[in-house]
RNA sequence: GCCCCCGUAGUCUAGAGGCCAAGGACACCACCCUCUCACGGUGGUAACCCGAGUUCAAAUCUCGGCGGGGGCA
Numbered sequence: 001g002c003c004c005c006c007g008u009a010g011u012c013u014a015g016a017g018g019c020c021a022a023g024g025a026c027a028c029c030a031c032c033c034u035c036u037c038a039c040g041g042u043g044g045u046a047a048c049c050c051g052a053g054u055u056c057a058a059a060u061c062u063c064g065g066c067g068g069g070g071g072c073a
Base pairs, nucleotide, nucleotide: 001072002071003070004069005068006067007066010026011025012024013023018056028044029043030042031041032040049065050064051063052062053061
């Protein structure tokens, strides 16, 4: 330098145009339970990498950028 893949809460991830003001697990917070802790139960906080485009509508499609991984040279 060229090519391919990926980017969603603190962490891991689901999602494939509308049914989703984004779901799950762990973590965190509150309450219940317990003499206390742990376990268990209930509830809660928190995310679409950035910009542009297509569309009535974009986490999802397209382009550019940034970042990560891999291959070739």
Overview: Predicted 3D model of a 73-nucleotide RNA (transfer RNA) from Candidatus Pacearchaeota archaeon RBG_13_33_26. Rfam family: tRNA. Rfam links the family to the GO term triplet codon-amino acid adaptor activity. About the family: Transfer RNA (tRNA) molecules are approximately 80 nucleotides in length. By type it is a transfer RNA. The coordinates come from a structure-prediction model, not an experiment, and the mean pLDDT is 80. Taxonomically the source falls in Candidatus Pacearchaeota (Archaea, Nanobdellati).